[in-house]
Molecule: transfer RNA
Organism: Sanghuangporus sanghuang
RNA sequence: AAGCCUGUAAUUUAAGGGUAGAAUAGUUUUUUGAUAGAAAACAGGUAGAAGUUCGAGUCUUCUUGGGCUUA
Numbered sequence: 001a002a003g004c005c006u007g008u009a010a011u012u013u014a015a016g017g018g019u020a021g022a023a024u025a026g027u028u029u030u031u032u033g034a035u036a037g038a039a040a041a042c043a044g045g046u047a048g049a050a051g052u053u054c055g056a057g058u059c060u061u062c063u064u065g066g067g068c069u070u071a
Stems, first nucleotide, its partner, number of pairs: 001070007010024004018054001026042006047063005
C1' cells in the first nucleotide's frame, strides 16, 4: 500500500428488513436472628456519519477500533 473478516448491556452472546432478547454481573424488595442461598422487580445496549426503504442491528458507501492475508 492492497484485499478480506469483524464491532450489539459491565461481560459472554441471540435477533428472516417489522416492539433489540437471554445468561452472568449490578440495584431494590421478600425470605433469615445475621450472612449465604432462593424468589420477584428494576436499570442498563446496536462503533460514528450519510444513503436506500413506509420501516435498518440487518442492505449500500465513507470514517474509525480490532484481527487476518499478500506485497